Large-subunit ribosomal RNA, domain II from an activated sludge metagenome, 676 nucleotides, folded computationally.
The coordinates come from a structure-prediction model, not an experiment, and the mean pLDDT is 86.
The RNAcentral record of the full RNA draws on SILVA.
Rfam family: Bacterial large subunit ribosomal RNA.
[in-house]
Context: one part of a larger RNA
RNA sequence: UCCGGCGAGUUUAUGUAUGCAGCAAGGUUAAGGUACAGAAGUACUGAAGCCGAAGGGAAACCGAGUGUGAAGAGCGCGUUAAGUUGCAUGCAUAAGACCCGAAACCGGGUGACCUAUCCAUGAGCAGGUUGAAGUUGAGGUAAAGCUCAAUGGAGGACCGCACCGACCCCCGUUGAAAAGUUGGCGGAUGACUUGUGGAUAGCGGAGAAAUUCCAAUCGAACCCGGAGAUAGCUGGUUCUCCCCGAAAUAGCUUUAGGGCUAGCCUCGCGAAGGAGUUUACCGGAGGUAAAGCACUGAUUAGGCUAGGGGCCGAAAGGCUACCGACCCUUCUCAAACUCAGAAUGCCGGAUAAACGAUACGCGGGAGUCAGACUAUGGGAGAUAAGUUUCAUAGUCGAGAGGGAAACAGCCCAGACCUACAGCUAAGGUCCCAAAUAUAUGCUAAGUGGAGAAGGAUGUGGCAGCACUAAGACAACCAGGAUGUUGGCUUAGCAGCAGCCAUUCAUUUAAAGAGUGCGUAACAGCUCACUGGUCGAGUGAUGCUGCGCCGAAGAUGUAACGGGGCUAAGCAUAUAACCGAAGCUUAGGCAGCGAGAUGCUGGGUAGGGGAGCGUUCGAUACGGGGGGAAGCACGAGCGGAAGCACGUGUGGACUGUAUCGAAGUGAGAAUGCCGGA
Repeated sequence: UCCGGCGAGUUUAUGUAUGCAGCAAGGUUAAGGUACAGAAGUACUGAAGCCGAAGGGAAACCGAGUGUGAAGAGCGCGUUAAGUUGCAUGCAUAAGACCCGAAACCGGGUGACCUAUCCAUGAGCAGGUUGAAGUUGAGGUAAAGCUCAAUGGAGGACCGCACCGACCCCCGUUGAAAAGUUGGCGGAUGACUUGUGGAUAGCGGAGAAAUUCCAAUCGAACCCGGAGAUAGCUGGUUCUCCCCGAAAUAGCUUUAGGGCUAGCCUCGCGAAGGAGUUUACCGGAGGUAAAGCACUGAUUAGGCUAGGGGCCGAAAGGCUACCGACCCUUCUCAAACUCAGAAUGCCGGAUAAACGAUACGCGGGAGUCAGACUAUGGGAGAUAAGUUUCAUAGUCGAGAGGGAAACAGCCCAGACCUACAGCUAAGGUCCCAAAUAUAUGCUAAGUGGAGAAGGAUGUGGCAGCACUAAGACAACCAGGAUGUUGGCUUAGCAGCAGCCAUUCAUUUAAAGAGUGCGUAACAGCUCACUGGUCGAGUGAUGCUGCGCCGAAGAUGUAACGGGGCUAAGCAUAUAACCGAAGCUUAGGCAGCGAGAUGCUGGGUAGGGGAGCGUUCGAUACGGGGGGAAGCACGAGCGGAAGCACGUGUGGACUGUAUCGAAGUGAGAAUGCCGGA
């Protein structure tokens, strides 16, 4: 890992609802007893009790009424509707209560053959080294201290086997070993090691103290029991088909991954001159969007001005390029501003149309309380997030099919079954890959096939303006002068450092008291301006279509799905086609419905309905050694679970019909047992 077997809503009591049955103003027996019976049991007894037929009141009590009350009032609860017993089913409650699963808690015992400490009594420690005290002798001293040499043999002394330990690395890590091996390492006469016997016990003992040890178990041992502890948690929960079909919200919760009630689902019943939904119409409430500034605040500029500041003054008063409320004009802003004010939505209503019980009430059964994304309107955040929190709608959830390359939440569209029939939606029609052409433009960037501010004689369209055959624009030829070096300033400044200016005037076709370069200053070059040559458009703007730059990322082109495309890109228009489980066509099944040519049949949690199969029992009828069950094979039948038949195998049981009763259906539980 696979195969086989086993493996989870049961039973009892009570209540409640529904169905069926009996009896019915009644219904029913319980224990017990009697009879029958091999047992289990069956029949008959047995009114004790229970429920119902009357209620109201705390009660006395009264009674279709009664309580309250002064009350013939009012009000509350009653009076009008049959119950009861059994069986079956749903659900609830009490019990282990669908099954498996803790860590733990408590009780009673068993453990110190492991290990910790202690007690008693024994045992062990190769060899080598060092050389304490003491002692003896010698020297020395008045005598000592003292010195030297021997002797001696101390020590939690030294080196190092056995023994005890365990500091480092390798190997080992389904090991040779549930702690070891190789090589080194520490102690090794001691707080040493060790044999035997004994002591201490779990709410405890022991501990040179580590939550360390107490039999491979220790922040509280092990065994059995309470015990099926409890588990708002995780996992699992076994045949089929049919109808309907949710929720992820509100309130409350020591509550937030749990509950209760409501909401939303389902089943049954009820009522009906008819509820409900949508549209049109009518009547309402409202203060959002946009807007506005009349209020509350914020706010720009100006005018007028009360008041204030400054300066002068002894004061009166004067001056003021200062500040400035109110008021007037003017530019603006607001979720907690509104003089006004929509659309939608909401409430109500007669009528009409459409739909056709979708609505409402009562009762049985639920599930749901983690939601997700998209669009729109907001809050929070950074006008961040595949962020968070509300509202409205959609989809997913519980939804398959087509499109978006792939892609729960986007676009199209809601799958009863069959079809080698047709039409369409979104999206597409060069090839991959079903299906295409035409017309007019645009784009040259592979733009298309990512991207901003900003930038640019890219290119198309539209609009007006200016100059222009009295010759524009560009280019070329020529002129571009005089008073004058304007005045001032300056060392100097002559068009060209700077300042001043009614920047004037003259000659002119035209020429600035000078556009730029240049000089120390002049000079020089040039421009504006003018003439000529030439001969047709030129210049500067605004709006707009499509492009360009801006443009750097991590394994590999990699920002069309690929090939590839200059259309097979973009825009506009036309006519076709392809394309889905949509729609239609043909056939069929089922639900609802009196029926129709009618409507309906995606589906998780969940509600309801109808069936198949297994084992056993009752009754009836069968089959079987002329071959039962089981097993194998075979293009059979049925809407499914399933059921026949034939052949072989097998070798003794077994089926059909109708009821009944359950240890009644396996793929999952790191399920249990066995096997491969």